[in-house]
A computed fold for a 322-nucleotide part of an RNA from Candidatus Iainarchaeum sp., annotated as large-subunit ribosomal RNA, domain IV. The RNAcentral record of the full RNA draws on SILVA. Rfam family: Archaeal large subunit ribosomal RNA. Its family is annotated with ribosome and structural constituent of ribosome in the Gene Ontology. The coordinates come from a structure-prediction model, not an experiment, and the mean pLDDT is 86.
Context: one part of a larger RNA
RNA sequence: CGUCUCUUAAGGGAAUUCGGCAAAUUAGUCCCGUAAGUUCGCGAGAAGGGAUGCCUGCUGCCCGCAAGGAGCAGUAGGUCGCAGAGACCAGAGAGGAGCGACUGUUUACUAAAAACACAGAUCUCAGCCAGCCAGUAAUGGUGUGUAUUGAGGUCGACAUCUGCCCACUGCCGGUACGUGAAGAUCCUUUACAAGGGAAAUAAGCGCCGGUAAAAGGCGGGCCUAACUCUGAGGCUCUUAAGGUAGCGUAAUACCUUGCCGUUUAAUUGACGGCUUGCAUGAAGGAUGUAACGACUCCUCUGCUGUCCCUAAGAGACACCUG
Numbered sequence: 001c002g003u004c005u006c007u008u009a010a011g012g013g014a015a016u017u018c019g020g021c022a023a024a025u026u027a028g029u030c031c032c033g034u035a036a037g038u039u040c041g042c043g044a045g046a047a048g049g050g051a052u053g054c055c056u057g058c059u060g061c062c063c064g065c066a067a068g069g070a071g072c073a074g075u076a077g078g079u080c081g082c083a084g085a086g087a088c089c090a091g092a093g094a095g096g097a098g099c100g101a102c103u104g105u106u107u108a109c110u111a112a113a114a115a116c117a118c119a120g121a122u123c124u125c126a127g128c129c130a131g132c133c134a135g136u137a138a139u140g141g142u143g144u145g146u147a148u149u150g151a152g153g154u155c156g157a158c159a160u161c162u163g164c165c166c167a168c169u170g171c172c173g174g175u176a177c178g179u180g181a182a183g184a185u186c187c188u189u190u191a192c193a194a195g196g197g198a199a200a201u202a203a204g205c206g207c208c209g210g211u212a213a214a215a216g217g218c219g220g221g222c223c224u225a226a227c228u229c230u231g232a233g234g235c236u237c238u239u240a241a242g243g244u245a246g247c248g249u250a251a252u253a254c255c256u257u258g259c260c261g262u263u264u265a266a267u268u269g270a271c272g273g274c275u276u277g278c279a280u281g282a283a284g285g286a287u288g289u290a291a292c293g294a295c296u297c298c299u300c301u302g303c304u305g306u307c308c309c310u311a312a313g314a315g316a317c318a319c320c321u322g
Stems, first nucleotide, its partner, number of pairs: 002317008011308002015306001020303001028052005037042001039157001053079009062069002080084001092301007099293002104116002120155007131142004158288004163218003169214001170211005177206003185198004219237005246280001247277001258274006
């Protein structure tokens, strides 16, 4: 010199970096004070400010019958230091968005999350020797329960809502009629049979209807208003129906660093708008939302060896000498 763990650094203060990663800041208790928003519970320890040692006197509380006293709170005066929660211990804070309501659960050994669950919503099956599940079965579970119950599917608090389509696939129901197997029946063949034929017929299918919080789906062209633009409107092809309310360059937008604004000296970022959406969209839920989050993104204050730009020191190891 090196590795690891620490300590301290003038001036600057995130210029570092994908990113404040790491470190630093903050920290206990008492008093004052505390915004938007809100589901009125919260937010909130919001934020922010002050005090804090020791000595002396006094007051109140508390325990006790009293004497007296461990303790608690307050008040006045004094006193020392740079510093009084003097060490240890011990929140950094604020604002704006995305996602998920929340507490919870998870990849034992690279993922803790926006994934799972959840309360709640809705659909389907089931009247009990049920339905669903295990078993070839007997039988057993749900359940010694009974539709305010049990089982299964999807969504996922709450608020406002949840549009159109049953043509296709599925499921449910119906059915004059068509189709529809074997067996049995009738006819026929034959010495007897096998064989041949006919009629009738179950489920199913055809046919008819229902059903989308079932699986799913939700158009194109042309023209048009007294500058221009736009197109309320019209014509036409076509479909089962042609995407409604919302939201929208989005965890979804190819073009794209879209355009405008705010933020910066400067921004492919963030936020707010616009929006012709390559390819948003309504329980594979849509849009909001207080609270919550070791979640993700952006900004600000404070703070710092992250950096400018390194330096010095401590300990352990390594190393050197013996």